[in-house]
Molecule: small-subunit ribosomal RNA
Organism: marine sediment metagenome
RNA sequence: AGAGUUUGAUCCUGGCUCAGAACGAACGCUGGCGGCGUGCCUAACACAUGCAAGUCGCACGAGAAAGGGGACUUCGGUCCCUGAGUAGAGUGGCAGACGGGUGAGUAACACGUGGGUAACCUGCCCCUGAGUGGGGAAUAACCCAGGGAAACUUGGGCUAAUACCGCAUAAUAUCGCUUUUUCCCUGGAAAGAGCGAUUAAAGGUGGGGAUCGAAAGACCUACCGCUUAGGGAGGGGCCCGCGUCUGAUUAGCUUGUUGGUGGGGUAAUGGCCUACCAAGGCUUCGAUCAGUAGCCGGCCUGAGAGGGUGAUCGGCCACACUGGAACUGAGACACGGUCCAGACUCCUACGGGAGGCAGCAGUGAGGAAUCUUGCGCAAUGGGCGAAAGCCUGACGCAGCAACGCCGCGUGGAUGAUGAAGGCCUUCGGGUCGUAAAAUCCUGUCAGGAGGGAAGAAAUGGUAGCGGGCCAACACCCCGUUAUUUUGACUGUACCUCCAGAGGAAGCCCCGGCUAACUCCGUGCCAGCAGCCGCGGUAAUACGGAGGGGGCCAGCGUUUCUCGGAUUUAUUGGGCGUAAAGGGCGUGUAGGCGGCCGAGAAAGUUUGAUGUGAAAUCCCACGGCUCAACCGUGGAAUUGCAUCUCAUACUGCCUGGCUAGAGUCUGGGAGAGGGAAGUGGAAUUCCCGGUGUAGCGGUGAAAUGCGUAGAUAUCGGGAGGAACACCAGCGGUGAAGGCGGCUAACUGGCCUAGUACUGACACUCAUGGACGAAAGCGUGGGUAGCAAACCGGAUUAGAUACCCGGGUAGUCCACGCCCUAAACGAUGGAUGCUAGGUGUAGGGAUUUAAAUCUCUAUGCCGUAGCUAACGCAUUAAGCAUCCCGCCUGGGGAGUACGGUCGCAAGGCUGAAACUCAAAGGAAUUGGCGGGGGCCCGCACAAGCGGUGGAGCAUGUGGUUUAAUUCGAUGCAAAGCGAAGAACCUUACCAGGGUUUGACAUACUUUCUUAAGCCGAUGCGAAAGCAUUUGGUGGCGCAAAGUUUACUUUGCGCAGUUUGUACAGGUGCUGCAUGGCUGUCGUCAGCUCGUGCCGUGAGGUGUCCGGUUAAGUCCGGUAACGAGCGCAACCCCUAUCACUAGUUGCCAUCACUUCGGGUGGGCACUCUAGCGAGACUGCCAGCGACAAGCUGGAGGAAGGUGGGGAUGACGUCAAGUCAUCAUGGCCCUUAUACCCUGGGCCACACACAUGCUACAAUGGCGGAUACAACGGGUCGCGAACUCGAAAGGGGGAGCUAAUCCUAUCAAAGUCCGUCUCAGUUCGGAUUGUAGGCUGAAACUCGCCUACAUGAAGCUGGAAUCGCUAGUAAUCGCGGAUCAGCCAUGCCGCGGUGAAUACGUUCCCGGGCCUUGCACACACCGCCCGUCACACCACGAAAGUCGGUUCUACC
Repeated sequence: AGAGUUUGAUCCUGGCUCAGAACGAACGCUGGCGGCGUGCCUAACACAUGCAAGUCGCACGAGAAAGGGGACUUCGGUCCCUGAGUAGAGUGGCAGACGGGUGAGUAACACGUGGGUAACCUGCCCCUGAGUGGGGAAUAACCCAGGGAAACUUGGGCUAAUACCGCAUAAUAUCGCUUUUUCCCUGGAAAGAGCGAUUAAAGGUGGGGAUCGAAAGACCUACCGCUUAGGGAGGGGCCCGCGUCUGAUUAGCUUGUUGGUGGGGUAAUGGCCUACCAAGGCUUCGAUCAGUAGCCGGCCUGAGAGGGUGAUCGGCCACACUGGAACUGAGACACGGUCCAGACUCCUACGGGAGGCAGCAGUGAGGAAUCUUGCGCAAUGGGCGAAAGCCUGACGCAGCAACGCCGCGUGGAUGAUGAAGGCCUUCGGGUCGUAAAAUCCUGUCAGGAGGGAAGAAAUGGUAGCGGGCCAACACCCCGUUAUUUUGACUGUACCUCCAGAGGAAGCCCCGGCUAACUCCGUGCCAGCAGCCGCGGUAAUACGGAGGGGGCCAGCGUUUCUCGGAUUUAUUGGGCGUAAAGGGCGUGUAGGCGGCCGAGAAAGUUUGAUGUGAAAUCCCACGGCUCAACCGUGGAAUUGCAUCUCAUACUGCCUGGCUAGAGUCUGGGAGAGGGAAGUGGAAUUCCCGGUGUAGCGGUGAAAUGCGUAGAUAUCGGGAGGAACACCAGCGGUGAAGGCGGCUAACUGGCCUAGUACUGACACUCAUGGACGAAAGCGUGGGUAGCAAACCGGAUUAGAUACCCGGGUAGUCCACGCCCUAAACGAUGGAUGCUAGGUGUAGGGAUUUAAAUCUCUAUGCCGUAGCUAACGCAUUAAGCAUCCCGCCUGGGGAGUACGGUCGCAAGGCUGAAACUCAAAGGAAUUGGCGGGGGCCCGCACAAGCGGUGGAGCAUGUGGUUUAAUUCGAUGCAAAGCGAAGAACCUUACCAGGGUUUGACAUACUUUCUUAAGCCGAUGCGAAAGCAUUUGGUGGCGCAAAGUUUACUUUGCGCAGUUUGUACAGGUGCUGCAUGGCUGUCGUCAGCUCGUGCCGUGAGGUGUCCGGUUAAGUCCGGUAACGAGCGCAACCCCUAUCACUAGUUGCCAUCACUUCGGGUGGGCACUCUAGCGAGACUGCCAGCGACAAGCUGGAGGAAGGUGGGGAUGACGUCAAGUCAUCAUGGCCCUUAUACCCUGGGCCACACACAUGCUACAAUGGCGGAUACAACGGGUCGCGAACUCGAAAGGGGGAGCUAAUCCUAUCAAAGUCCGUCUCAGUUCGGAUUGUAGGCUGAAACUCGCCUACAUGAAGCUGGAAUCGCUAGUAAUCGCGGAUCAGCCAUGCCGCGGUGAAUACGUUCCCGGGCCUUGCACACACCGCCCGUCACACCACGAAAGUCGGUUCUACC
């Protein structure tokens, strides 16, 4: 110090969330030790039990008992001494007003701070002065007699005091009168003078023994006490200034109220109380009312300013079961006192009594939650006492609790084979990890044993010394020395020794924020989550594991607070469009205010003084081993008060000034306002004339009007409303608003100028005025228009848009309403800050123009500002003053309350709940039934089809044991499949095999083994079983026999066993590679550098031309470049050259007349290399460009025609079944083999085709002309058989040679048919054949004969094609045994029509515009309804409670 989250991305606004610190905490998991702290925040709820305030015999009277000892005894007991002047009780004194607890109440002089008291009090304590004389009467205790259950109480009798009461004396006390001085100022103090009045007391203890006395004592003395007076210290009462929460949806409150006089009361002022008099007092600077709350030092947080809080410690206040009251006292209206009332609890003999833990422990209850019924007065402090001492749940300690802070430990060093094991893995390894083990050490804490403090100073006792008092060497007091006495904690802290790594680690997290990553499981399930968000089969986000990160005797979670949040902004925000300028002016309070002097000193400022308690915080030093903690000192305490210095600024007072403001005079413009009068045009209506069938209205119509005479037209009249042209980002007004003309009344403004006033100014909460339209009330008026309403259309509907009617209203008068996108979405005033150019009204100057100046109103633009857009002297710039308003979206401008209104409604104006956004500006895309420009067989113009029929093929659907799988708008559907009868084949049924049909490695057996051929049996086959039938490896080495074998070993090969593994057309094309489709052969897609922009981005790629083209030219903050376009490549069209067999034949010769032969290579052709076309030339247009148009030449002309070639990307497009491949799945099966079946099913639907429906034709006959191809498991000639398919045959050909193939068909010629379901059409079916093939039943093709279906040109709709194209005609090839091919890929023959044009449909490109879209219009999004659930309301009824009435 920031971060996450709105978007495709960006900047801004803005909320939400996180990281930090903190806690009297609680909860979850875990837990070794110690120190210091802290511990009912809830029920001021109720309390059992014990303790928490007593003490004094040196104030007083009285005074036991048990026990012990003794005497006596009738042995029952009695008496004496002791216990003991003790216990207990009483009178009296002092203390129970402190200490301790709690925070209910209290918004207040309660608290804090600073003052005042001339308006006061003060026990005990300290200092000082004076005094303490002499009497009296009672009463508790006690005794006697009663009452009562008890608590308690009544009567009689005795007695004492430092208890009580007179008297004396008495002042510097108090009071009255007279009076002086000084200080001071509410009723004062000090010093005085005079007179008068009033008021005190108590004794106790110790010592002494001169004098008196019988003694006691008097007396003397000391101490304690008592009385009075003055002073002090400390404490308290009262008063005042300032500060001290929220709500205005609380705006008025008050009758002892405000003041006065008299009186009362108090320690004391005062309506504190009372009588009378007056009518005041408080309040928008927030009274009153309501809610909440003890206040502060401090504590937490924060950079600070602030915000929150008020536990522990300290100061003050209040309270003590609830409410009220007084008594005593120095002090109380009294926590452990009294009285009364109330609630509650307890006792009771029912008559009556007792009690108050918010003291310490403790109990119950409440609650998420908060401790021991401990020890001790040893220390500190308090009460009483002369003192010893007693009392003290204050306090000091201990106990419980990780509740907090602090400290320590759970071991240290060495230790690689990087052990085992876990996890991961690319299988190589990596990691846990020097971690462990092991070796060598150490000894904190805990454990055991032993030692062992400080806290203790006093006080008192004894002894000594010194001093004071005194008549005194008594006593007493003071000081001092020595000695003695006192420890709850506690045998504690601490120290030493013993043994031994032994007894001591967890919690949270690991998607981003935020440090930390992998595997498995799960599969939008289970779950996580602070925000964003994860999970739908490869989850670093769920659960587990391994590993890692963080903290550590703790770690997380939750609650609350501050921070971050400049997100209430004083420091330190905003309001054109994000939330936010009041609709507008007037003006009150308030705020703020020009220039020059003088004064005073309120604000301000300088210094000083007092205070700001202590503790805390900070600094230094010190004490516990350190720290926490504690001690000492300092600093600080930013504040308040008083005194003092200064006088610039602000305020105050005073004197002036004229620049602000106003007045005056001359001139000026204007739809400024209210009221009166008046004018013409037009609409409608009425009357009359002319006139006849329509008018009107619309996209098209209809309703409507019209033969009872409309519309049209002419004349006359009535009435209401509004004022064309002028008219203008012109004028005017505060805004709303204002528009024919005229005169009168009236407000404001501008300009010029002598003069005058002299700051009179600005703004403005509340108030009052105005305030479009609509609406309301009363009364008029009503031509046109026109909500509602009625018709007609439109439509799926049409309560709308369009049309015909039409009432309120619109108009006037008066009165209300008071709201608008009342907008410049921009409050008012003043000053300052470049300009340019219009418009309106003045002025100066001028002949005029130009120029200058003031005011108003527009546009452009610099600086500057702004998130950007934009604003820019008319600011949204730079500043000052005042007002209004904002603080996430929704709920909601809603509810409630108040107020205004006749009403409608206005003004004011929430919350619960809910979301993580809502929003502004700009960017890039996409989209638009937005615009502009332009392309394409896109439309149009044409030609031919599809959609109807039959058939073929594919698909859907259905069926099936299976009908294997994939492809599904264009861009699936004669597609994968360029060949499903078996095979293919992946599917189904059945039969079989299990290291496997196939690969590699190791291992076991074997080499006369396995296998192969043959045979047999079973079987549908696969296969299984049996075979002395046959056959049956190679190389090297050694040995043997011998020259060829045998044996052994090794290697290769094979076989066999077992193990690893094979295998999978099983899943995921949404995990992928590769390949492909599509937009689209559309003209686009980008980059570098520069420049512009805060940025996303833009520019370049835009603009003007042009092109098939981002093709080229010109312009230009761009300059260049890349991928695309084009060109380079292939085929084709022309020519030349080269070459001349298998091709060709012009000339020559021969000829069987066939380029057949010789010959030739001219031509055709073949196939290699070249040429040719480039807008090169001419003309026009164009910008002297690019280019376009026309022309020449040319085989070809503007890309000649065709092909190949497919940019960045899009569709999670297609394909895991071509192939490859991650992950998952199967492993006697999801693998493999086989037989048969299926992929060919068939009510239907769709797609693509073929053949037709006929005469531009069919049939028969005759006859002409191709090209590309293919061929040795092949093409197959001649010849021959058959009617044909085909058979026989086999020449030739590995091909410019032979064959297919005499190669064609349409064409041409001749004939026939004559418009019909036909001599059209050929489906279907029957029969007979042929071919391929183990095999044509499911399920092939071909031939012949017979059969002869639908169909007579096809609804809505829809497809192809722009020239050698469409149409039409045949030929070839791949696959292939054959073929379901009408498919596909090629080849040639014949060979058209049309294009005006770009409005429209579809697709696309560029520019521009709007957008709330970005999954991008197949988008986004609003409301009802339906279903389920929840909450609230109503409800026929039903049940209950209480009360009343009537009756019983």